RNA sequence: UCCGCGGUAGCUCAGCUGGUAGAGCGGUCCCCUGUUAAGGGAUUGGUCGUAGGUUCGAGCCCUACCCGCGGAG
Numbered sequence: 001u002c003c004g005c006g007g008u009a010g011c012u013c014a015g016c017u018g019g020u021a022g023a024g025c026g027g028u029c030c031c032c033u034g035u036u037a038a039g040g041g042a043u044u045g046g047u048c049g050u051a052g053g054u055u056c057g058a059g060c061c062c063u064a065c066c067c068g069c070g071g072a073g
Base pairs, nucleotide, nucleotide: 001072002071003070004069005068006067007066010025011024012023013022019056026044027043028042029041030040031039049065050064051063052062053061
């Protein structure tokens, strides 16, 4: 330098053919208990890597760039 894959909640990851962004874990509060753990209930969660473009509408399509991993030279 080129090619491929990836970047979504604090963490691990989903998100189908473009149509209101989700799960588990975690955080907070409460119940239960002599206390802790376990268990139960409620609640809290987001510039979807950045900047543009296409579209009525973009996490998803297009372009450039940044970061990580792998490969080629």
The RNA shown here (transfer RNA) has 73 nucleotides and comes from an uncultured bacterium.
The sequence was found in a public genome assembly.
Rfam family: tRNA.
The coordinates come from a structure-prediction model, not an experiment, and the mean pLDDT is 80.